[in-house]
Context: one part of a larger RNA
RNA sequence: UUGGGCGUAAAGCGUCUGUAGAUUGUUGAAUAAGUUUAAUGUUAAAUAUCAGAGCUUAACUUUGGCACGGCAUUAAAUACUUUUUGACUUGAGUACGAUAGAGGUAGAGGGAAUUUCCAGUGUAGCGGUGAAAUGCGUAGAUAUUGGAAGGAACACCUAUGGCGAAAGCACUCUACUGGGUUGAUACUGACAUUGAGAGACGAAAGCUAGGGGAUCAAAAAAGAUUAGAUACCUUUGUAGUCCUAGCUGUAAACGUUGCAUACUAAGUGGUGCUUUUUGUACUGCUGUAGCUAACGCGUUAAGUAUGCCGCCUGGGGAGUACGCUUGCAAAAGUGAAACUC
Numbered sequence: 001u002u003g004g005g006c007g008u009a010a011a012g013c014g015u016c017u018g019u020a021g022a023u024u025g026u027u028g029a030a031u032a033a034g035u036u037u038a039a040u041g042u043u044a045a046a047u048a049u050c051a052g053a054g055c056u057u058a059a060c061u062u063u064g065g066c067a068c069g070g071c072a073u074u075a076a077a078u079a080c081u082u083u084u085u086g087a088c089u090u091g092a093g094u095a096c097g098a099u100a101g102a103g104g105u106a107g108a109g110g111g112a113a114u115u116u117c118c119a120g121u122g123u124a125g126c127g128g129u130g131a132a133a134u135g136c137g138u139a140g141a142u143a144u145u146g147g148a149a150g151g152a153a154c155a156c157c158u159a160u161g162g163c164g165a166a167a168g169c170a171c172u173c174u175a176c177u178g179g180g181u182u183g184a185u186a187c188u189g190a191c192a193u194u195g196a197g198a199g200a201c202g203a204a205a206g207c208u209a210g211g212g213g214a215u216c217a218a219a220a221a222a223g224a225u226u227a228g229a230u231a232c233c234u235u236u237g238u239a240g241u242c243c244u245a246g247c248u249g250u251a252a253a254c255g256u257u258g259c260a261u262a263c264u265a266a267g268u269g270g271u272g273c274u275u276u277u278u279g280u281a282c283u284g285c286u287g288u289a290g291c292u293a294a295c296g297c298g299u300u301a302a303g304u305a306u307g308c309c310g311c312c313u314g315g316g317g318a319g320u321a322c323g324c325u326u327g328c329a330a331a332a333g334u335g336a337a338a339c340u341c
Base pairs, nucleotide, nucleotide: 004312005311006310007295008294012309014201015200016199017198021194022193023192025088026087027086028085029084030083033081034080035077036076037075038074039073040072041071042070043069049065050064051063052062053061054060091191092188093187094186095185096183097182098181099180103177104176105175106174107173108172109171110154115149116148117147118146119145120144121143125136126135162169163168206247207246208245209244210243211242216240220236221235222234223233258308259307260306261305262304263303266286267285268284269283270282271281272280273279290297291296314341315340316339323334324333325332326331
């Protein structure tokens, strides 16, 4: 390389946009580059090989023949591919009317609760645990009533529900804004799919600067437990948790299942639109054929096919070393070998 794979055995990039490339609807005409056919030339001789001949045979010598293929030229063929030029509407898109939604960004407002502070009532406990203690409290706590401040999160509705490319998105209202679905027409006329590089987004934690700081809480301190207890339990508690502007670029970033298109039994829930349907889009369950090592998957495929990309090749060493790139750093990306079983 051929071949085999990627839900769970090694293997789908975290997700998307998109350049090159690869692949690409129907149809007319042209072209003849790929493709196919034929002819001619060439592919030295020797060797090898096939059929003979000559030395008694053989070795040896010698005569004649030889395919496929390659390359070049010429002449044809035109189904497919390429290229050029027309046409078409089913793929794709646009316009128009509806419509569902925690999709995004910004601003404004709201109530419950925790905490703290102020004031009243009130008196000896409160708190916490398996049991305790540290802790708080006669300088009046806990409890309870009224008031104030501040920060963070939005109960019920809530769903097996919805939206988003993924990460993710939920109090209410307003403004701006992206995408989807659906209906009936009209328009463009292949404008498509995938996508190496590249770019954008990307939970949490972490980093830089400036704010903020109620709760919770790495670190830290103390009390317990214990043989010990650098833990689990308890009382405190700083970064952080929140906001703004940047950086980082990773997760069991999981459906552990790349994207697109077509086809292939049924049954039954949910959410939208609709002419209320044997429609359409999404989201679940059971399940036929088929697939699978099995589990299971099964029109939301892991079935049957096609196109494109990514990735895998025994375990450890190792996602390590070295180098390079990125980063303020932490680290991230790329990524071996010796050796060993």
Background:
The part of an RNA shown here (small-subunit ribosomal RNA, central domain) has 341 nucleotides and comes from Phacus swirenkoi. Its Rfam family is "Bacterial small subunit ribosomal RNA".